This is a predicted structure of a 96-nucleotide RNA (nadA riboswitch) from a Terriglobales bacterium. Its Rfam family is "nadA riboswitch". The literature on the family includes a 2020 paper in RNA by Huang et al., "Structure and ligand binding of the ADP-binding domain of the NAD(+) riboswitch". The organism belongs to Terriglobales, within Bacteria. Its mean pLDDT, the model's own confidence on a scale to 100, is 80. The sequence was found by an Rfam model in a public genome assembly.
RNA sequence: AGCUUCAACAUCCCCGUAGGUCGGGCGCAAAUCUCAUCCAACAGCCGCGAAAGCGGCGUAUGUUGGGCGGGCAAGCGUAGUGGAUCUACUGGAGCC
Numbered sequence: 001a002g003c004u005u006c007a008a009c010a011u012c013c014c015c016g017u018a019g020g021u022c023g024g025g026c027g028c029a030a031a032u033c034u035c036a037u038c039c040a041a042c043a044g045c046c047g048c049g050a051a052a053g054c055g056g057c058g059u060a061u062g063u064u065g066g067g068c069g070g071g072c073a074a075g076c077g078u079a080g081u082g083g084a085u086c087u088a089c090u091g092g093a094g095c096c
Stems, first nucleotide, its partner, number of pairs: 002095006013082001014080001016089007023081001025078004033071003037067007044057005
C1' cells in the first nucleotide's frame, strides 16, 4: 500500500461524518384526464298557430362553452427518511 470487521462518543434505545442512487413521508403544484357544483346557449318541455313561426319554462336528461372547488399527477422543495444500496472519510480492533 491492500483487505476484513466494528462504532465507544449520542439528553431511553438505535444512530461515527459527508455525498450519491432507488424507494417511502410531508408541503407546493403545471398540463392532461376525471368528479361535484354554478352560469349561459342549444337540444328539450308546455302553450298558440294550417304552416312558417311566436311566446313561456329552465323541473328532468343530453351536448357545448365558461366560473369555482376536489381527486390523480410531471416537477420542485423539505427532513434523525429507524428502508435498501454505493463512494469517500473519522476513530478502534485485526489479517497479509